[in-house]
Context: one part of a larger RNA
RNA sequence: CUGGGCGUAAAGCGCUCGUAUGCGGUAUUGUAAGUGGGAUGUGAAAGCCCCGGGCUUAACCUGGGAACUGCAUUCCAAACUGCAAAACUAGAGUAUGGUAGAGGAUAGUGGAAUUUCAGGUGUAGCGGUGAAAUGCGUAGAUAUCUGAAGGAACACCAGUGGCGAAGGCGACUUCCUGGGCCAAUACUGACACUGAGGUGCGAAAGCGUGGGGAGCAAACGGGAUUAGAUACCCCGGUAGUCCACGCCGUAAACGAUGAGAACUAAGCCGUUGGGAGACUUGACCUCUUAGUGGCGCAGCUAACGCAAUAAGUAGACCGCCAGGGGAGUACGGCCGCAAGGUUAAAACUC
Numbered sequence: 001c002u003g004g005g006c007g008u009a010a011a012g013c014g015c016u017c018g019u020a021u022g023c024g025g026u027a028u029u030g031u032a033a034g035u036g037g038g039a040u041g042u043g044a045a046a047g048c049c050c051c052g053g054g055c056u057u058a059a060c061c062u063g064g065g066a067a068c069u070g071c072a073u074u075c076c077a078a079a080c081u082g083c084a085a086a087a088c089u090a091g092a093g094u095a096u097g098g099u100a101g102a103g104g105a106u107a108g109u110g111g112a113a114u115u116u117c118a119g120g121u122g123u124a125g126c127g128g129u130g131a132a133a134u135g136c137g138u139a140g141a142u143a144u145c146u147g148a149a150g151g152a153a154c155a156c157c158a159g160u161g162g163c164g165a166a167g168g169c170g171a172c173u174u175c176c177u178g179g180g181c182c183a184a185u186a187c188u189g190a191c192a193c194u195g196a197g198g199u200g201c202g203a204a205a206g207c208g209u210g211g212g213g214a215g216c217a218a219a220c221g222g223g224a225u226u227a228g229a230u231a232c233c234c235c236g237g238u239a240g241u242c243c244a245c246g247c248c249g250u251a252a253a254c255g256a257u258g259a260g261a262a263c264u265a266a267g268c269c270g271u272u273g274g275g276a277g278a279c280u281u282g283a284c285c286u287c288u289u290a291g292u293g294g295c296g297c298a299g300c301u302a303a304c305g306c307a308a309u310a311a312g313u314a315g316a317c318c319g320c321c322a323g324g325g326g327a328g329u330a331c332g333g334c335c336g337c338a339a340g341g342u343u344a345a346a347a348c349u350c
Stems, first nucleotide, its partner, number of pairs: 004321003007304002012318001014201002017198001022193001025088002028085004033081002035077008049065006091191001092188005097182003103177002107173003110154001115149007125136002162169002206247006215241002220236004258317001262313002267295011279282001299306002323350003332343004
């Protein structure tokens, strides 16, 4: 260098944006760097290889040839790649008009419920469990009615429904704001794809400062269970959960499936958002487009299964894997307040 792979066997970075690199649409002209061909020079000798010769053979020695796949110069070709010029519109983007949405951020509002407090009624239990007990209650609980306070979450709608790059997002209203989709035109004219480093985002838990604290609840205390019970069950209960700002940067961050484009070698049934058409104007039908599901051919697969949302077919780019353990550890570097994260071995052993 070539060769194999990555849904579940080892293996897709948690996710975007984007630098370098790599790679790149249609047609024309030029150029000739890559590319192809010819010529010349060189590519020492020996060796290897081929055909001969000499020692009785062989090893060995020796003659000739080939080869030395390379380099340089020069001539020719111009399909492909590159470069230059000037074009194109099918990729990409912009404008116009619509459209659906828990997309994000901000401020405000609402009702149900839990808890606590105050008051009324009322009396002996309540609560809890497999059964109990701890606990609460004659200082009047539980139950019930009225009022108040405060925090957190938003029943029904709700749907293999929607939106978002992922994490994720669910009461209502205001304001600010991102993206998508559809239809028809107009415009720019390859501006594209990927993306080492880099940058930003990134559940929960955790950390710092200041608030807040209803419910729930690690730790902790008590009651049970048990041989024991540092648990499962019960009664309590603090961090935390909530808010603001700043860190952390990890998850079975999963579709265990990188992103983008193309193609198809049956079909069938749903569902969401647009658009078009027909008629019998409807809770309709048909077509199309962008999603999102269930089956199922061909094909693929070790099998399971995947099957136009591919794990099928072919191509461009990145990441990653290489027996199990040691180990995602040690050491070192970088990051972090810390917890720790990231990068990442070896001895040894089976």

A computed fold for a 350-nucleotide part of an RNA from an uncultured prokaryote, annotated as small-subunit ribosomal RNA, central domain. The prediction has a mean pLDDT of 87. RNAcentral holds the full RNA, with entries from ENA.